[in-house]
RNA sequence: UCCCGGGUAGCUCAAUCGGCAGAGCAACCGGCUGUUAACCGGUAGGUUGCGAGUUCGAGUCUCGCCCCGGGAG
Numbered sequence: 001u002c003c004c005g006g007g008u009a010g011c012u013c014a015a016u017c018g019g020c021a022g023a024g025c026a027a028c029c030g031g032c033u034g035u036u037a038a039c040c041g042g043u044a045g046g047u048u049g050c051g052a053g054u055u056c057g058a059g060u061c062u063c064g065c066c067c068c069g070g071g072a073g
Stems, first nucleotide, its partner, number of pairs: 001072007010025004019056001027043005049065005
């Protein structure tokens, strides 16, 4: 320098053909228990890496840039 994959909640990851952004764990509140843990219920938590474009509508498609991993020279 070129090619491929990835970047979404604190963490690990989903999101079908472009159509309401979700789950588990963690956190917080409650239940249960003599207490803790475990277990059960609930609540909160998001600039979908950054910027632009297409579209009625973008996590998803297109372009540029940044970061991580892999490959080629």

A computed fold for a 73-nucleotide RNA from a Nitriliruptorales bacterium, annotated as transfer RNA. The coordinates come from a structure-prediction model, not an experiment, and the mean pLDDT is 81. The organism belongs to Nitriliruptorales, within Bacteria. It matches the Rfam family "tRNA". About the family: Transfer RNA (tRNA) molecules are approximately 80 nucleotides in length.